[in-house]
Context: one part of a larger RNA
């Protein structure tokens, strides 16, 4: 002198745009954050329209018939998106390579196929246990739900055969023979699914140079340990596991260990090298009361999924039972500190859906705080008797506050009031009667703070007497203090200002 997610003091008039629990990965009442399709399916609780039936003339009852749809099989999504930074010193991130060791649901294209048959189960009815959360037994039913048979190859298995090529295993293209295994229907008749290959595209997996923080008052570490053969197991390479052999591996170029720590982009300073930092916004990793393990699935070893231990909390009829804010609000505690239990899906972009559409606390958007940047006001132009009042002096007088006010003109930013009032390319607007404009009266509602010994812009009187006090640093005060406190009066800044902290 920058800069800041700041706090604190005193002070405050308005808008934009942006930020807002840095502490306790402390505990959490409440509501809300993931559904969605009836065009896959049996149905038909509730609601509405339509027939029909009785009759008390306005009720009641019946019927999936229709529009829908409660619970329910089925698909899809719930792996995104959002939040936090506890663990990690890691191929965890960043760069820059490779998979001749791989999977990718939807999507886009290319080729074929979509034939035939069984059996069950939830609903829904009958019983039943239980306080509850939840079951149990019987009967009976449907599918794009499950299961079997056909037929199929550029899929899958096992052997072989020729050309090329290559990086060590080997890779590619064609060819032969063998083994395996597919499908499901709805339709408003226009489509709109299914199956199987082969391709792109996205999305991810692994491998490996190089880089990645402090301690030697941490110097020896290590048995799946290190490598090799089989085997398992994975989408996939591999001690990933295992069995049986070898005795290896890592280290002063810093092993192992202890401390800290979520990486980068970027941010902040700085001429630059560097240094400090990782809010906000992106991208990767990691986590999801605490630890464990799979299920399911194209993808999790899964924030609003399961299971099983564990603290904690809440029911309870004591026999059992629920739960998980590091989602959005909100509450309590900590703390110097950190916002509403708003609005709506109108756009943007998701999920399902053939569509209308439904859901979206992602997101649009308001609330709140001077937390920052930036704008903009708190008037403007005349006005000397250089009025009064306050201060000072050398004191009949001077000076200085000072064009400063008063008094004239004169504008109206903004703030009030009053009427208009956008923006979606076709419909749709929460933001809103808001930005934004037009009138009308009127200087009116709108100036503080911090300093003035030197550094460092600004001095004089009073009070105080090493006392009261200041102070970044020098220092300053012990009867004339420009350094305390108070006035004038003067400088800086400016809806701020100083202080404190951190950092350069």
């Nucleotide at each position: 002198g920058g800069a800041u997610g700041a706090a604190c003091g005193c002070u405050a008039g308005c808008g934009g745009c942006a930020g807002g629990c840095c502490u306790a990965a402390c505990a959490c009442a409440u509501g809300c954050a993931a559904g969605u399709c009836g065009a896959a399916c049996g149905g038909u609780a509730a609601c509405a329209u339509g027939a029909g039936a009785g009759c008390u003339u306005g009720c009641u009852c019946u019927u999936g018939a229709u529009g829908a749809c409660g619970a329910g099989u089925g698909g899809c999504g719930c792996a995104c998106g959002g939040g936090u930074g506890c663990g990690u010193a890691a191929c965890g991130c960043g760069u820059a390579u490779g998979c001749a060791a791989c999977c990718u649901a939807c999507c886009u294209u290319u080729a074929a196929c979509u034939g035939g048959a069984a059996g069950a189960u939830a609903g829904c009815c009958u019983u039943u246990a239980g306080a509850a959360a939840u079951g149990a037994a019987g009967a009976a039913u449907a599918a794009u739900a499950c299961u079997c048979c056909a037929u199929a190859a550029u899929a899958u298995u096992u052997a072989c055969u020729u050309a090329c090529g290559g990086c060590a295993u080997c890779g590619u293209a064609a060819g032969u023979a063998u083994c395996u295994u597919a499908a499901a229907g709805c339709u408003u008749c226009g489509g709109c699914g299914g199956u199987u290959a082969a391709a792109g595209a996205u999305g991810g997996g692994c491998a490996u140079g190089c880089g990645u923080u402090c301690u030697a008052u941490u110097a020896g570490u290590u048995a799946g340990u290190u490598g090799g053969u089989g085997a398992g197991g994975u989408a996939a390479c591999u001690g990933c596991u295992c069995a049986c052999c070898a005795a290896g591996a890592c280290u002063u170029c810093g092993a192992u260990a202890g401390a800290u720590a979520g990486g980068g982009g970027g941010c902040c300073u700085g001429a630059g090298a560097g240094g400090g930092u990782u809010a906000u916004c992106c991208c990767c990793c990691a986590c999801a009361c605490u630890g464990g393990u799979a299920c399911u699935g194209a993808g999790a070893c899964a924030c609003g999924g399961a299971c099983c231990a564990g603290a904690c909390u809440c029911c309870u009829a004591c026999g059992g039972g629920a739960g998980g804010c590091a989602g959005c609000a909100g509450u309590g505690a900590g703390g110097a500190a950190u916002a509403u239990u708003g609005c709506a899906c109108a756009a943007u972009g998701g999920a399902c859906g053939a569509a209308a559409g439904u859901c979206u606390g992602a997101u649009g958007c308001a609330g709140c705080c001077a937390u920052g940047c930036c704008g903009c006001g708190u008037g403007c132009a005349g006005g000397a008797u250089g009025a009064a009042u306050g201060c000072c002096c050398u004191a009949u007088g001077g000076g200085u506050u000072g064009u400063a006010a008063a008094c004239u003109g004169c504008u109206u930013u903004u703030a009030u009031a009053u009427a208009g009032a956008a923006g979606a390319u076709u419909u749709u607007g929460a933001c809103g009667g808001u930005a934004c404009c037009a009138u009308c009266a009127g200087a009116g509602g709108a100036a503080g703070c911090c300093c003035c010994g030197g550094c460092u812009a600004a001095c004089u009187c009073c009070g105080u007497g090493c006392c009261a006090g200041c102070a970044g640093c020098c220092g300053c005060g012990g009867u004339a203090a420009u350094a305390c406190g108070g006035a004038g009066g003067g400088g800086g800044c400016a809806a701020g200002c100083g202080u404190u902290g951190u950092u350069c």
This is a predicted structure of a 504-nucleotide part of an RNA (small-subunit ribosomal RNA, 5' domain) from an uncultured prokaryote. Rfam family: Bacterial small subunit ribosomal RNA.